RNA sequence: GAGCCAGUAGUUCAGUGGAUUAGAACGUUUGUUUCCGGAGCAAAAGGUCGCAGGUUCAAGUCCUGCCUGGCUCACCA
Repeated sequence: GAGCCAGUAGUUCAGUGGAUUAGAACGUUUGUUUCCGGAGCAAAAGGUCGCAGGUUCAAGUCCUGCCUGGCUCACCA
């Protein structure tokens, strides 16, 4: 330098055939239970889906550029 993959909640991930109102598990907080704690049960908070544009009535999803991480190839020695 070229190509491919990934980036979504605090963490690990699903959703990548364009439209149900963005979800799960773990974690956190509150309540309940308990002598206290843990476990269990119930509820809540937490996201502008890496950034910026574009297409569209409508984008996490399609297109372009950039950023970060990983892999492969090429070049130099």
Record summary:
This is a predicted structure of a 77-nucleotide RNA (transfer RNA) from a Gammaproteobacteria bacterium. Model confidence (mean pLDDT): 80 of 100. Rfam family: tRNA. It is annotated as a transfer RNA. Gene Ontology term of the family: triplet codon-amino acid adaptor activity.